This is a predicted structure of a 145-nucleotide RNA (FMN riboswitch aptamer (RFN element)) from Yinghuangia soli.
RNA sequence: ACGCGCGCUCCGGGGUCGGUGAAAAUCCGAACCGGCGGUAAAAGUCCGCGAACCGGUCGACGUUCUCCACCCGGAGACGACGGCCGGCCGAACCGGUGGAAUUCCGGUGCCGACGGUGAAAGUCCGGAUGGGAGGCAGCGCGCGG
Repeated sequence: ACGCGCGCUCCGGGGUCGGUGAAAAUCCGAACCGGCGGUAAAAGUCCGCGAACCGGUCGACGUUCUCCACCCGGAGACGACGGCCGGCCGAACCGGUGGAAUUCCGGUGCCGACGGUGAAAGUCCGGAUGGGAGGCAGCGCGCGG
């Protein structure tokens, strides 16, 4: 160097112009964006994963409630938190090239959690200095030969 294991770190893009209006980055016209693994060949739209939300279960916790005991304490409920499991979870066609492409090229489409907001949001603000798939990404430790 290489392989394996563990720990820590890192890793998401996009609202500009015009119209209407009292008010819109939310409506209308145009604009812009696309996490991770897989694939006979490169994917927002194929097959899966992840975040939000909902439920179950387990755990430790509590200036809460109820009950038992009443010296210590114990049981249950509820709450917020965390692990695991489950639910929910959007959207693509045509033509071309090719051995192979719903992935490339051409054309035309379509999709985008929740809460907030002078007016309805993929793009603004917020939960989030959060979580997180996955990584031939970085660093450290250990083991192997």
The coordinates come from a structure-prediction model, not an experiment, and the mean pLDDT is 82. NCBI's taxonomy places the organism under Bacteria, Bacillati, Actinomycetes, Streptomycetaceae, Yinghuangia. It was read from a public genome assembly, where an Rfam model found it. The model forms 97% of the base pairs in the Rfam consensus.